[in-house]
Context: one part of a larger RNA
RNA sequence: AUAGGUAUUAAGGAUCCGCAGGCGGUUUCAAAUUUAAUUAUGAGACUAGAAUCUAAUAGAGGAUAGUGGAAUGCUAGAAUGAGGGAUGAAAUCUAUUGAUCUCUAGUAGAACACUAAAGGCGAAAGCAGCUAUCCAGCUAAAGAUUGACGCUCAGGGAUGAAAGUCUGGGGAGCAAAGCAGAUUAGAGACCUGUGUAGUCCAGACCGUAAACUAUUUACAUUUCUUAUUUGGCAAAAAAAAAAUAUAGUAUGUCAGAUAAGCAGCAAACAGCUGAUGUGUAACACCUUGUAAGUACAGUCCCAGAACCGAAAGCA
Numbered sequence: 001a002u003a004g005g006u007a008u009u010a011a012g013g014a015u016c017c018g019c020a021g022g023c024g025g026u027u028u029c030a031a032a033u034u035u036a037a038u039u040a041u042g043a044g045a046c047u048a049g050a051a052u053c054u055a056a057u058a059g060a061g062g063a064u065a066g067u068g069g070a071a072u073g074c075u076a077g078a079a080u081g082a083g084g085g086a087u088g089a090a091a092u093c094u095a096u097u098g099a100u101c102u103c104u105a106g107u108a109g110a111a112c113a114c115u116a117a118a119g120g121c122g123a124a125a126g127c128a129g130c131u132a133u134c135c136a137g138c139u140a141a142a143g144a145u146u147g148a149c150g151c152u153c154a155g156g157g158a159u160g161a162a163a164g165u166c167u168g169g170g171g172a173g174c175a176a177a178g179c180a181g182a183u184u185a186g187a188g189a190c191c192u193g194u195g196u197a198g199u200c201c202a203g204a205c206c207g208u209a210a211a212c213u214a215u216u217u218a219c220a221u222u223u224c225u226u227a228u229u230u231g232g233c234a235a236a237a238a239a240a241a242a243a244u245a246u247a248g249u250a251u252g253u254c255a256g257a258u259a260a261g262c263a264g265c266a267a268a269c270a271g272c273u274g275a276u277g278u279g280u281a282a283c284a285c286c287u288u289g290u291a292a293g294u295a296c297a298g299u300c301c302c303a304g305a306a307c308c309g310a311a312a313g314c315a
Base pairs, nucleotide, nucleotide: 003287004286005285006284008268012283014159015158016157017156021152022151023150025046026045027044028043029042033040049149050146051145052144053143054142056139061135062134063133064132065131066130067129068112072108073107074106075105076104077103078102083094084093120127121126164205165204166203167202168201169200173199174198178194179193180192181191216282217281218280219279220278221277225260226259227258228257229256230255231254232253233252234251288315289314290313298307299306
């Protein structure tokens, strides 16, 4: 490279944006060029794709500032007077320099019970006390505007949990390392007591995760059904019922979130209206196991690392 593949087998990039490139809606055209061809270039027209505007809903979407109560620790005071705490059982630990328990006052930092749901929002990472300001995105319905402005995207750019690094703050609780007590043949562990980085804030790095739906993005298309749920829009006198009661309710529809399931696909399990069905466009990746995500070189970094990534040999 071909061919076949990429949920679970080797294989979908952590996510998005996006130049080049690839692919791309309907339709008209005198002359000239071009083509096998109304093919292409060029010049117009259109509205089904795409986008914008008007007015509206929902939301832990983001940033900044303020603020609330419970709990925990500490400090001070009052009252009391011998234990407390821990465990399978103990001890280390703590307490007459007055602990634990109770009450009062103050203070510090961090996290937000219930509501809470298979619920919502975000490109992913992720996001939850309350209030305000600023910023951004999605969606249904009705009108108007632009007129293919689109899809994908090597290289590139931005974002990217936790841990870790640097500088300066902060430090209640928890807690790698460390120090003790137990257990044990030993115990460098599990259990217990303490305890430093860290966890928190501000500003810079790092750039990785089972970064998972182990499933790239966009569009089109497809069979028989059922149940739940979030947000819009439309919604009359139906459905159900003995009767009352039942409104933005039944029901319909659009956009999401789930649970089962026929056809078809699949080795099977399973998945199935944001398919793992049937097709199209573009990108990424795989090619027996091990050696190995190792070595070397390069890039990047304060450092640890990260990215890229073999071969000999062995089977």
Predicted 3D model of a 315-nucleotide part of an RNA (small-subunit ribosomal RNA, central domain) from Anthracocystis setariae.